[in-house]
Context: one part of a larger RNA
């Protein structure tokens, strides 16, 4: 310069009280405004005590300040089920050996790490100034261990089941050998109009014993095998997946209500009424197994493949049963149970203040999802992990072991406060900007649009 621009989105504030040295800006009340697919809720990221509670008044804070995400001190995050690990694997990284390079280092094979995926067992209510699917209260599940009953199966015996060989006997329209041999070719001889007849030579079909092969009987139901259970680091299936469209069956939610339950009862005409206000709930689990969705299903035998095996997968043969309800899987929802609980409007009320207690009804219709049945079904092309949980096989262990219900144990580390479309994250900033998911009331409306309201949050540091 200049007590100038400025004070950072025009969403707003005013009155009263309070404590205080001091108040437009703290706090407490009453109107009023301003969001409401957010400026409300609840993750993930990233942040690191910003939470909470007392106390402070330098700085910070564009002004003030008794206030704060600021200073000071004290609290404060509880888990078998929530997310991570103890479990899988993708990209990608690492990488015994190995291979390449002068070295430094690079590459990679078995191997292993790696979520952003896949697996997998809890929910309702209360509680604190500050955690809560963790605390408590109440109902569950999961994995494991120990003890009890029951009900099953082996082991030793007994039982049951499959079940040879070898050698004898029998039959066989099986095979063939020596060998025989039609029909047909070929020469010939006879008779004869023609048709035939005899002989000799060739040639196959076909005949043909033993053996061998096959069948029955006896050897013999004998030898001799199989029968608890556990079970892979292996086979096999499954897991296991795209994008788009519509319809259904339902719930979540919400609307109304002459119904039900609680409170009201009118300063001014009328209001005990079809009045006014307000409420009309509840989870996992447990049992039913329903709307509806897909797939043909089951024996038998046999077999070159699934690096060994195999009763499992595959290939191939028969059948039996279906294909309009059969039989296997998948499956919302509803129903009764948890609930003689818990929630609930209102009411009652210790310290003169929110502790604490009592607690009614708790139904119908009708609207209706972006959620559920559904990784379904129809369509399309661009043609849409992986390995592990589990399910079966057999390799192999095996002598005791399998299953049901009951009791009763046992169940680790880590994270968990708080902000999270923001003053707490990224942007030097309390900065008009950027930041991924989930929930999604009403009235109008095709909406999540838009515009007013509800819960709830806010009135932006002159």
């Nucleotide at each position: 310069c200049a007590g100038u621009a400025g004070c950072g989105a025009a969403a707003a504030g005013a009155c009263g009280g309070g404590g205080g040295a001091g108040g437009a800006a703290c706090c407490c009340g009453u109107c009023c405004g301003c969001c409401g697919a957010a400026u409300g809720c609840c993750c993930a990221a990233g942040g690191g005590u910003u939470c909470c509670u007392g106390g402070g008044g330098a700085a910070g804070g564009a002004u003030c300040a008794u206030c704060c995400g600021c200073c000071c001190a004290g609290g404060g995050u509880u888990a078998g089920u929530c997310g991570g690990g103890c479990c899988c694997u993708a990209a990608g990284c690492c990488g015994a050996g190995g291979c390449c390079g002068a070295g430094a280092g690079g590459c990679g094979u078995a191997g292993g790490c790696g979520a952003u995926g896949g697996a997998a067992g809890a929910c309702c209510g209360g509680u604190u100034g500050a955690u809560a699917u963790u605390c408590c209260g109440g109902u569950a599940c999961c994995a494991c261990c120990u003890c009890a009953a029951c009900c099953g199966c082996g082991c030793c015996a007994a039982u049951g089941c499959c079940g040879a060989a070898u050698c004898c006997g029998a039959g066989c329209u099986g095979c063939u050998a020596a060998g025989g041999a039609a029909a047909c070719c070929c020469c010939u001889c006879c008779a004869u109009c023609u048709u035939g007849g005899g002989g000799g030579g060739g040639c196959u079909a076909c005949c043909g014993a033993c053996c061998c092969g096959u069948u029955c009987g006896g050897u013999a139901g004998u030898a001799g095998g199989c029968a608890a259970g556990c079970g892979a680091a292996g086979g096999g299936g499954g897991g296991a997946c795209g994008c788009a469209g519509g319809a259904g069956g339902g719930u979540a939610g919400g609307u109304c209500g002459a119904c039900c339950c609680a409170g009201g009862c009118g300063a001014u005409g009328g209001u005990c009424g079809u009045c006014c206000u307000g409420g009309g709930g509840c989870a996992a689990g447990g049992g039913u197994g329903u709307a509806g969705g897909a797939g043909g299903a089951c024996c038998u035998c046999u077999u070159u493949g699934g690096c060994a095996a195999a009763u499992c997968c595959g290939g191939g043969a028969g059948g039996u049963c279906g294909c309009u309800c059969a039989c296997u899987c998948c499956g919302a929802g509803g129903c009764c149970u948890g609930a003689u609980g818990c929630c609930g409007a209102g009411c009652c009320g210790u310290u003169u203040u929110c502790a604490g207690g009592c607690g009614a009804a708790g139904c119908g219709a009708c609207c209706g999802g972006u959620c559920c049945c559904a990784u379904g079904c129809u369509g399309c092309c661009a043609a849409g992990a992986a390995a592990a949980u589990c399910c079966u096989c057999u390799a192999g262990c095996g002598a005791g072991u399998g299953g049901u219900u009951g009791a009763g144990g046992u169940g680790c580390c880590c994270g968990u406060a708080c902000c999270c479309c923001a003053a707490a994250c990224c942007g030097a900033c309390u900065c008009a900007g950027g930041u991924g998911g989930g929930c999604a009331g009403g009235u109008a409306g095709a909406g999540a649009a838009u515009a007013c309201c509800g819960a709830g949050g806010c009135g932006a540091u002159c």